[in-house]
Annotation
This is a predicted structure of a 71-nucleotide RNA (transfer RNA) from an uncultured Clostridia bacterium. Model confidence (mean pLDDT): 80 of 100. Its Rfam family is "tRNA". The family's RNA type in Rfam is transfer RNA. Its family is annotated with triplet codon-amino acid adaptor activity in the Gene Ontology.

RNA sequence: GCAGGUGUAGUUUAGUGGUAGAACAGGUGCUUCCCAAGCACUCAAUGAGGGUUCGAUUCCCUUCACUUGCU
Numbered sequence: 001g002c003a004g005g006u007g008u009a010g011u012u013u014a015g016u017g018g019u020a021g022a023a024c025a026g027g028u029g030c031u032u033c034c035c036a037a038g039c040a041c042u043c044a045a046u047g048a049g050g051g052u053u054c055g056a057u058u059c060c061c062u063u064c065a066c067u068u069g070c071u
Base pairs, nucleotide, nucleotide: 001070002069003068004067005066006065007064010024011023012022013021018054026042027041028040029039030038047063048062049061050060051059
């Protein structure tokens, strides 16, 4: 340089045009003599910018990061 792949809560991930779910972690409370465990509630996310669309995490383009292969 060329051609692919992956980007979603703090972490691991699901979803695939129509309100973004879960687990673990964090916080608060209940329970307990205390701790652990358990239960309830809560916090928190679509890498960035454009386009298409009534509506985009999803489709298209560019870009960024990581990564694989070739040279």